[in-house]
Context: one part of a larger RNA
């Protein structure tokens, strides 16, 4: 020194756990803020580092309710106290709510300095205290301003990359930036789509379709109509036309007309409206605004049925013989329990807050006939030019926005049907409003899983965005498990103490807290063999 056998060190793999993750689905809610928010900062306990509540009324006050027997947060202990005169704890409304933060009286290097004006404090000074004092829009009452996970709609807008290179193209109007809103947002009531039949505002879905088309006709990009669902809902101004105002202009003989304005009126293509004449209160519809009935939500309430034997440390397991069951999801309970506890079926339930909710009340909307004249969105359609957006890269390029520059028509009209004319169809632009069907998920309740299982699943199961790193923007951990219950080892001994023999405790102490199991490298004590 090597193998091997036993025992043990260290190590923390494995197994089994699961107050922790992750997906997905239903339902809700969808905002909070100057009545000062989101986030913090300091602070508060009888003794209190840290996390958690709170806010100088500070692990909390008040009050209405739930609840009904212990409590004084994690969290042990001293100490002291509450409570059947109903506490603790829940849940509704209130009260306090220090200082930063939009921060807002000025300044700041956040959480701090310093004011002015009014009031208090016998108050003149000093001082303390309480209020008020930033900015923008508004005449004023009043708003606004910051934050927030996606979702949405608008203004700007890439390279990477593909094209096997690369510039049109493509990535991609994607990523980022900034504005803006809402619980959804945007669309939205035909100057459509269609083919000579017809449909009848928008959104999503599927389907047409990888089809028609666009493209260095490369790479790739890519429709619509119809059809089948989802869900539905229409509507108001402008103007003709009547009527007040102002007295601003013109004209001025009473006045009249222009020009500002208020009200009536009217609102479409099958043209419709003033307009003139006939009718005017009945059927009606409503998406504003209120209320009820009734029904959620934010505390709870009830809730059926088993006992014995063995075996154990200990029944829920074993054997026996009952039982419930609109309840045999599911978790605890010293192993595996329908009938021991929570619960589950099927029910019940609110002082207070608050949500939906009926044409039931307000408001609002709402007729028929004629045609000579009058209206029916102007620097707007359109055109040329240069750009953009259409699935369409200038194309034969229609449609639509947009710069510049020119510029009708007024219903015997005017647009469009993919150049363009012509017939013939469809259609009424150049103001607005408009639920639902869709998207999304920071939150809340609830349910699921051929998800995870502590190197896994979020980064984070644990005092986690914490230690620690970094001037800083920013990066970024490791880290569960005694035991059924601390019953956490009284006392004795060795030892300075760590640690460890006895006792004891427990089913087990090679569960002893560096605490389930305890693999392997690794490293000891014993022995045997071999050199």
């Nucleotide at each position: 020194a090597g193998u091997c056998u036993a025992c043990g060190a260290u190590g923390g793999a494995u197994g089994c756990c699961c107050u922790g993750g992750c997906a997905u689905c239903g339902a809700c809610u969808g905002g909070c803020g100057a009545u000062g928010a989101a986030g913090g900062a300091c602070g508060u306990g009888g003794g209190u580092u840290g996390c958690u509540g709170c806010g100088a009324u500070a692990a909390g006050c008040a009050u209405c309710g739930g609840g009904g027997a212990g409590c004084c947060g994690u969290a042990a202990c001293c100490a002291g106290g509450c409570u059947u005169u109903g506490a603790u704890c829940c849940g509704g409304u209130g009260a306090u709510u220090u200082c930063c933060g939009a921060a807002u009286g000025g300044g700041g290097a956040a959480a701090c300095c310093c004011a002015a004006c009014g009031g208090u404090c016998a108050g003149a000074a000093a001082g303390g205290c309480c209020g008020u004092u930033a900015c923008c829009c508004g005449a004023a009452a009043g708003g606004g301003a910051g934050c927030a996970a996606a979702c949405c709609c608008g203004g700007g807008g890439a390279a990477u990359u593909g094209a096997a290179a690369c510039a049109u193209c493509u990535u991609a109007g994607u990523a980022c930036c900034c504005g803006g809103a809402g619980g959804a947002a945007g669309a939205g009531a035909a100057a459509g789509a269609a083919a000579c039949c017809u449909c009848g505002a928008u959104u999503c879905c599927g389907u047409a379709a990888g089809u028609a088309g666009c493209g260095g006709c490369g790479a790739g990009c890519g429709a619509a109509a119809g059809c089948g669902g989802a869900c539905a809902a229409g509507c108001c101004c402008a103007a003709a036309c009547c009527u007040g105002u102002g007295u601003c202009c013109a004209u001025u003989u009473u006045u009249u007309g222009g020009c500002a304005u208020g009200g009536g009126g009217g609102u479409u293509g099958u043209a419709g409206g003033a307009c003139a004449g006939c009718a005017u209160a009945a059927c009606g519809g409503u998406a504003g605004g209120g209320u009820a009935a009734u029904u959620g939500c934010u505390a709870g309430c009830a809730g059926a049925a088993u006992g014995g034997u063995c075996u154990g440390g200990a029944a829920a397991g074993u054997c026996c013989a009952a039982c419930c069951a609109g309840a045999g999801a599911g978790g605890g309970u010293g192993a595996u329990a329908g009938u021991c506890c929570c619960g589950u079926a099927a029910g019940c339930g609110a002082a207070a807050g608050u949500g939906a909710g009926a044409u039931c009340c307000c408001g609002c909307c709402a007729g028929c006939u004629g045609u000579a004249u009058c209206c029916u969105g102007a620097g707007u359609a359109c055109g040329a030019u240069c750009c953009a957006a259409c699935a369409c890269g200038a194309g034969a390029a229609a449609u639509u926005g947009g710069g510049u520059c020119g510029g009708a028509a007024u219903c015997c009209a005017c647009g469009g049907g993919g150049a363009c004319c012509a017939c013939c169809c469809c259609g009424u632009a150049a103001g607005g409003c408009u639920a639902a069907a869709u998207a999304c998920a920071c939150g809340u309740c609830g349910a699921u899983g051929a998800c995870c299982g502590a190197u896994a699943g979020u980064g984070a199961a644990c005092g986690a965005g914490u230690a620690c790193c970094g001037u800083g923007a920013g990066g970024g951990a490791a880290a569960g498990g005694u035991g059924a219950a601390a019953a956490g080892u009284a006392c004795c001994c060795c030892g300075g103490g760590a640690g460890g023999g006895g006792a004891g405790u427990g089913a087990a102490a090679u569960a002893g807290a560096a605490c389930c199991u305890g693999a392997a490298a690794u490293c000891g004590u014993a022995g045997a063999c071999u050199u």